[in-house]
Formats: sequence, C1' cells, structure tokens
RNA sequence: UCCGACAAAGAGCAAACCUGGGGUAACCCAGGGACGCAAAGCUGCGGAUCCCGUAAAGGGAUGGCCGGGUUGCCCAA
Repeated sequence: UCCGACAAAGAGCAAACCUGGGGUAACCCAGGGACGCAAAGCUGCGGAUCCCGUAAAGGGAUGGCCGGGUUGCCCAA
C1' cells in the first nucleotide's frame, strides 16, 4: 500500500403509536416518537402479500416480506 469477517469507534435509518396533510383504498408526506436494522441506502426485475376494478382484462401499493441487481461507512489477526 492492497485485501479484509466480526467486534469496537464515529455516524446513519426509523416500527408501533400520536398530530396535521394527500389518496376511493392499500398506502404515502411532514413533525413527534423508537420496536428494531450491517446496508432498515437505491432499484417494482422475479416471487409474495395488500388495495381498486372487471364478464375478462387491468391499474395501484408494500424495498422494515423474500430473492436478484446496484452503490456505500469503519475495520484486528
């Protein structure tokens, strides 16, 4: 110098719930709040679940349901 898991350190995110707002709804945004998270960063590509709708079709939502892709902090032996 390079690689480098976990721990450690410095940081980060933010469940449920409450308040206000948006949406038919699932759910989302802001503030408060922390259950937790080594990617609880990003991405609806595959599956799964949820909502709307149909004769059928289809449309929407969830990345803190799982997988994949992609980017990143620190770091002994």